């Protein structure tokens, strides 16, 4: 430089034919429970879905350009 594939919660990642409300496990808080701590149950927080622009009646999803990682080829 050219291809490919990736960026979603604090971390590891799901996300269906574009469909209205964005999840999971792990961790965090908080409480339950024990003299006390782990460990169990319970509940709660916590997301510009890398950025900009289009295209839709609706975009994490589709299309353009940029950025950033990981491969390959030169």
């Nucleotide at each position: 430089g050219g291809c490919u594939g990736g960026g979603u919660a604090g971390c590891u990642c799901a996300g269906u034919u574009g469909g209205u409300u964005a999840g999971a496990g792990c961790g965090a808080a908080g409480g339950u429970c024990u003299c006390a701590u782990a460990a169990u149950c319970c509940u709660u927080a916590g997301g510009u879905c890398g950025g900009g622009a289009g295209u839709u009646c609706g975009a994490a999803u589709c299309u353009c350009c940029c950025u950033c990682c990981a491969g390959c080829c030169a």
Transfer RNA from an uncultured Holophagaceae bacterium, 74 nucleotides, folded computationally.
It matches the Rfam family "tRNA". It is annotated as a transfer RNA.